Transfer RNA from an Acidobacteriota bacterium, 74 nucleotides, folded computationally. Its mean pLDDT, the model's own confidence on a scale to 100, is 80. Lineage of the source: Bacteria > Pseudomonadati > Acidobacteriota. Rfam family: tRNA. The sequence was found in a public genome assembly.
RNA sequence: GGGCCCUUAGCUUAGCGGUUCAAAGCUGCCGGCUCAUAACCGGCUGAUCCCAGGUUCGAAUCCUGGAGGGCCCA
Numbered sequence: 001g002g003g004c005c006c007u008u009a010g011c012u013u014a015g016c017g018g019u020u021c022a023a024a025g026c027u028g029c030c031g032g033c034u035c036a037u038a039a040c041c042g043g044c045u046g047a048u049c050c051c052a053g054g055u056u057c058g059a060a061u062c063c064u065g066g067a068g069g070g071c072c073c074a
Stems, first nucleotide, its partner, number of pairs: 001073007010026004018057001028044005050066005
């Protein structure tokens, strides 16, 4: 330098154009249970969907450029 792939909550991921406010597990916080802790149960909090444009009535999702990361080739 070229090709391919990834980027969504503190962490790991789902979501593959349209019910509604982007969903779940773990973490955190509150409560229950327990002599107590862990486990378990209930609830709550937590997101500029990497950034900027474009297409569309509608974009996390499609297109273009950029940023960061991974793999392969040279």